Context: one part of a larger RNA
Molecule: small-subunit ribosomal RNA, central domain
Organism: uncultured bacterium
RNA sequence: UUGGGUUUAAAGGGUCCGUAGGCGGUCAGAUAAGUCAGUGGUGAAAGCCCAUCGCUCAACGGUGGAACGGCCAUUGAUACUGUCUGACUUGAAUUAUUAGGAAGUAGCUAGAAUAUGUAGUGUAGCGGUGAAAUGCUUAGAGAUUACGUGGAAUACCAAUUGCGAAGGCAGGUUACUACUAAUGGAUUGACGCUGAUGGACGAAAGCAUGGGGAGCAAACAGGAUUAGAUACCCUGGUAGUCCAUGCCGUAAACGAUGUCAACUAGCCGUUGGGAGCCUUGAGCUCUUAGUGGCGCAGCUAACGCAUUAAGUUGACCGCCUGGGGAGUACGGCCGCAAGGUUAAAACUC
Numbered sequence: 001u002u003g004g005g006u007u008u009a010a011a012g013g014g015u016c017c018g019u020a021g022g023c024g025g026u027c028a029g030a031u032a033a034g035u036c037a038g039u040g041g042u043g044a045a046a047g048c049c050c051a052u053c054g055c056u057c058a059a060c061g062g063u064g065g066a067a068c069g070g071c072c073a074u075u076g077a078u079a080c081u082g083u084c085u086g087a088c089u090u091g092a093a094u095u096a097u098u099a100g101g102a103a104g105u106a107g108c109u110a111g112a113a114u115a116u117g118u119a120g121u122g123u124a125g126c127g128g129u130g131a132a133a134u135g136c137u138u139a140g141a142g143a144u145u146a147c148g149u150g151g152a153a154u155a156c157c158a159a160u161u162g163c164g165a166a167g168g169c170a171g172g173u174u175a176c177u178a179c180u181a182a183u184g185g186a187u188u189g190a191c192g193c194u195g196a197u198g199g200a201c202g203a204a205a206g207c208a209u210g211g212g213g214a215g216c217a218a219a220c221a222g223g224a225u226u227a228g229a230u231a232c233c234c235u236g237g238u239a240g241u242c243c244a245u246g247c248c249g250u251a252a253a254c255g256a257u258g259u260c261a262a263c264u265a266g267c268c269g270u271u272g273g274g275a276g277c278c279u280u281g282a283g284c285u286c287u288u289a290g291u292g293g294c295g296c297a298g299c300u301a302a303c304g305c306a307u308u309a310a311g312u313u314g315a316c317c318g319c320c321u322g323g324g325g326a327g328u329a330c331g332g333c334c335g336c337a338a339g340g341u342u343a344a345a346a347c348u349c
Base pairs, nucleotide, nucleotide: 003321004320005319006318008302012317014201015200016199017198021194022193023192025088026087027086028085029084030083031082033081034080035077036076037075038074039073040072041071042070049065050064051063052062053061054060091191092188093187094186095185096183097182098181099180100179103177104176105175106174107173108172109171110154115149116148117147118146119145120144121143125136126135162169163168206247207246208245209244210243211242215241216240220236221235222234223233258316259315260314261313262312263311266294267293268292269291270290271289272288273287274286275285276284277283278281298305299304322349323348324347331342332341333340334339
């Protein structure tokens, strides 16, 4: 490289957008580049291969053939692919209507609770644990009442619920924006799918500057436990967690399952929509887009998957090729740094 693979054995890029490229719906016409057929030329000789002949055989040599898989020219064919022209509506999209949601951004705002301040009542403990102690407390704690301050998070509703490309998203409300589905009335008429390089987004932790700081809490300190205890338990506690702006660009970023399209038994739930039926009911039936549980065929090494496929096919991309060395070294690129990304070899089993 080919082949074979990619849920769990090595292997799906974290996600989307999109350039080049690859691939591309229905009908008709033109063309004849790809494609197919004929003819002509060329494809030196030698060699290889086949047949036969000559040296006693063979090596070797002679003769003939085949082959030289190719290229060029020309004459035709036109199903498919390409190109051009015209048309179409089912793919795709726009608009309208009706719905939906914890989708996003920026404001405003609410009530519990913790903490804390002031004041009142009140007296000896509180707290914590397996048991204790450190700790707090007669300078009046803990408990309780009133008023205030401040930050963070939003009980119940709540659900195999919903939304989002993924990361993710949850009190209420306003503004702006995005998304999805159904209905099919109108419109465009293949405008599509995928997508190397590239771009944007991307949990937590971390970094920079400036704020903020209630609770929690790496580090750290103390008390315990223990043979020891740099831990588990307890009392404290700083970064951080929160906000704004900028960086970082990684995760078991998981459904460990790339995206798009088509087809292939059923049954039972659930969320949003649309129809129909009457016996108007907390109804029944059908259908559509999601989201769950079972289960045939088929597939799978098995477990299992099974119309949300890991089944049957097609288009395009990423990735894998024994274990360790190693996702490391060196170099490049990116980063303030931490580090990220690209990515070997010797050696060894």